Annotation
Small-subunit ribosomal RNA, central domain from Apilactobacillus kunkeei, 351 nucleotides, folded computationally. The full RNA is in RNAcentral, with records from ENA and SILVA. The coordinates come from a structure-prediction model, not an experiment, and the mean pLDDT is 88.
[in-house]
Context: one part of a larger RNA
RNA sequence: UUGGGCGUAAAGCGAGCGCAGGCGGUUUUGUAAGUCUGCUGUGAAAGCCCUCAGCUCAACUGAGGAAGUGCAGUGGAAACUACAAAACUUGAGUACAGAAGAGGAAAGUGGAACUCCAUGUGUAGCGGUGAAAUGCGUAGAUAUAUGGAAGAACACCAGUGGCGAAGGCGGCUUUCUGGUCUGUUACUGACGCUGAGGCUCGAAAGCAUGGGUAGCGAACAGGAUUAGAUACCCUGGUAGUCCAUGCCGUAAACGAUGAAUACUAGGUGUUGGGAGGGUUUCCGCCCUUCAGUGCCGCAGCUAACGCAUUAAGUAUUCCGCCUGGGGAGUACGACCGCAAGGUUGAAACUC
Numbered sequence: 001u002u003g004g005g006c007g008u009a010a011a012g013c014g015a016g017c018g019c020a021g022g023c024g025g026u027u028u029u030g031u032a033a034g035u036c037u038g039c040u041g042u043g044a045a046a047g048c049c050c051u052c053a054g055c056u057c058a059a060c061u062g063a064g065g066a067a068g069u070g071c072a073g074u075g076g077a078a079a080c081u082a083c084a085a086a087a088c089u090u091g092a093g094u095a096c097a098g099a100a101g102a103g104g105a106a107a108g109u110g111g112a113a114c115u116c117c118a119u120g121u122g123u124a125g126c127g128g129u130g131a132a133a134u135g136c137g138u139a140g141a142u143a144u145a146u147g148g149a150a151g152a153a154c155a156c157c158a159g160u161g162g163c164g165a166a167g168g169c170g171g172c173u174u175u176c177u178g179g180u181c182u183g184u185u186a187c188u189g190a191c192g193c194u195g196a197g198g199c200u201c202g203a204a205a206g207c208a209u210g211g212g213u214a215g216c217g218a219a220c221a222g223g224a225u226u227a228g229a230u231a232c233c234c235u236g237g238u239a240g241u242c243c244a245u246g247c248c249g250u251a252a253a254c255g256a257u258g259a260a261u262a263c264u265a266g267g268u269g270u271u272g273g274g275a276g277g278g279u280u281u282c283c284g285c286c287c288u289u290c291a292g293u294g295c296c297g298c299a300g301c302u303a304a305c306g307c308a309u310u311a312a313g314u315a316u317u318c319c320g321c322c323u324g325g326g327g328a329g330u331a332c333g334a335c336c337g338c339a340a341g342g343u344u345g346a347a348a349c350u351c
Stems, first nucleotide, its partner, number of pairs: 003323004007305002012319001014201004021194003025088007033081002035077008049065006091191001092188003095184005103177007110154001115149007125136002162169002206247006215241002220236004258318006266296008276287004300307002324351003333344004
């Protein structure tokens, strides 16, 4: 535990789907639970407050009144919330006609390059660096030509271009498949938003089993550098990187900015559409309109930086999270994991 906050000071879960819950469009009628209101009962006395009175005053005491924000019963109101019934179309969805795309999965396939193998030509160096050396080479290397093998990645196109919820996705072809946008308005008729738990997805590295291994390359070895050099540089090189299946569940998983809806000056690029008008031989250009993606910028906001119709502006709904630094994302416990470890997550003490 109020309040105030969460781009950079502490703080948005890595992302989605979604049960419960919370919240929820327009109109009519009804009910009267919430709500408002009248009356009745009760709300002990003392005390508090008001007006009097008694001790010479006061404190103190006595009398009367008020109050007692509440509860129960009963009568009424019907704007809002709720509930019931009926209807609507703007939210949401479906259908139809088009559009773009590295969205996903599987299979097939292409060329360049690197490496290796074979053969030919050819001869003494090659390679590497700041300079060298280790290394390779007269058992013929490097270079060059032809043929072959294998694995991995896809130059140009390529673009603050595109697609995807995020992670992410890039040669080409085929098959299967998800989502989005535009237009017509035909249909359904609030079917919606958010979402604790839960479930699913989730880079790289890592793990298990079986394959594969060209290049690169933790570890490791050697050569250098250096006072040293467990490094930076060089020569090699295992795991790994690749494939299949199963785990792991974390990242500066970032826009360091949760999701949804509405409103609030403009200017200028770019991507995908639509319709009409103007101009135009054509190509096109201008105006207008949706959906994305950038830049600049007003109001407003901000501690400032900056944000600014893709908000960090103005509002509403729902969820998550923060509450001085260190100790510490540690200990203990629990759950998950083959393990590595992950999730949850303190305190003493100290400043």